[in-house]
Molecule: transfer RNA
Organism: marine eukaryotic metagenome
RNA sequence: CGUAGCUCAACGGACAGAGCACUUGGCUUCGGACCAAGGGGUUGGGGGUUCGAAUCCCUCCGA
Numbered sequence: 001c002g003u004a005g006c007u008c009a010a011c012g013g014a015c016a017g018a019g020c021a022c023u024u025g026g027c028u029u030c031g032g033a034c035c036a037a038g039g040g041g042u043u044g045g046g047g048g049u050u051c052g053a054a055u056c057c058c059u060c061c062g063a
Stems, first nucleotide, its partner, number of pairs: 001062002005020004013051001022038005044060005
């Protein structure tokens, strides 16, 4: 340090978000670019604290 396929956000509080990628539609002779919409997450596993944990504590796993 570990959060979406990838790169990363997220004062202990709201349905966990963004960019890229992907899917569909529009546009185009086709494709790309562009525009619109959409899908996608047991927040590495387990336990604890707390009214409430991605966030704090312990332990294990991985780099």